[in-house]
A computed fold for a 264-nucleotide RNA from a Candidatus Acetothermia bacterium, annotated as Bacterial large signal recognition particle RNA. Its Rfam family is "Bacterial large signal recognition particle RNA". Rfam describes the family as follows. The signal recognition particle (SRP) is a universally conserved ribonucleoprotein involved in the co-translational targeting of proteins to membranes. Model confidence (mean pLDDT): 77 of 100.

RNA sequence: CCAUGCUAGGCGGGAGUUAGCGGUCCCCUUAGUCCCCAAUCCGCUACAGGGGAGCCGAUAUACCUGCCGAGGAGUCGAACACUUGGGUCCGUACCUGGGUAAGUGGUGUCGACGGUCGAGUCCUCUGCGGCGCAAGCCUACCAACUCCGUCAGGCCCGGAAGGGAGCAGCGGUAAGUAGGCCUCUGUGGGUGUCAGAGGGUAGCUUGGCUCGAGCUAACUGCCCGGGCAACGCCAGGUGGACGGUUUCGAAGCAGGUUGCAUGG
Numbered sequence: 001c002c003a004u005g006c007u008a009g010g011c012g013g014g015a016g017u018u019a020g021c022g023g024u025c026c027c028c029u030u031a032g033u034c035c036c037c038a039a040u041c042c043g044c045u046a047c048a049g050g051g052g053a054g055c056c057g058a059u060a061u062a063c064c065u066g067c068c069g070a071g072g073a074g075u076c077g078a079a080c081a082c083u084u085g086g087g088u089c090c091g092u093a094c095c096u097g098g099g100u101a102a103g104u105g106g107u108g109u110c111g112a113c114g115g116u117c118g119a120g121u122c123c124u125c126u127g128c129g130g131c132g133c134a135a136g137c138c139u140a141c142c143a144a145c146u147c148c149g150u151c152a153g154g155c156c157c158g159g160a161a162g163g164g165a166g167c168a169g170c171g172g173u174a175a176g177u178a179g180g181c182c183u184c185u186g187u188g189g190g191u192g193u194c195a196g197a198g199g200g201u202a203g204c205u206u207g208g209c210u211c212g213a214g215c216u217a218a219c220u221g222c223c224c225g226g227g228c229a230a231c232g233c234c235a236g237g238u239g240g241a242c243g244g245u246u247u248c249g250a251a252g253c254a255g256g257u258u259g260c261a262u263g264g
Stems, first nucleotide, its partner, number of pairs: 001264006009056003012028003019045005029032001033053005062257006071248007080239007091231002094227007102220003105216003114210008122199006128192002131188004136181006147172004155164003
């Protein structure tokens, strides 16, 4: 130096869990062997899975250093989205009260607003009309007896003539019922383009006279309040992205190191 064989060692990482380590579970990477055990866990103890197979193998799928950095975790920052609570002020929007009169509209020399005189609306009383009720009047019906008249039959008195009480029937009438008349009367009212008298503070309507140019506040605008809490605002929570930082980190690349045996 070469060949062969063996051995040490190796056969991914992150988070979570754990006193800690590894595994099953979850995730990343696409490169990492298979079987059994295993999350109320399984097995170990800092040399940190246990049991069994397989592969690489000391010129390396080993170890060290450096570069790179798939991916993960923590933390900070200022935003965003959602959510919980607060509360109204330097804000927005909405509802509402008052004011103003810049704009729009309405009205006004066919005379605004105002002033003055009067009337109506309002109240009281009186009267008239009308509606309703009661009363009254007329008509009709209406009394077994306790209304009237007439009283058949029958009854009573009488020698007789005759008389008497009186039911039914008939007629009339009372209480009552029905209809009509509204005629003197009484009474009532959410009665009336009614009349008269009196009263009458404010508003409204209207007429005469006067004055001489605005008046109104419906809408928009502006101002001062009140309300509400949908947003802005304050505090908290959750979330996934962004940026910074810390940390773990495979694969890859580069360099370096490296056991034993046999044979040539």
Source information:
The gene name in the source record is ffs.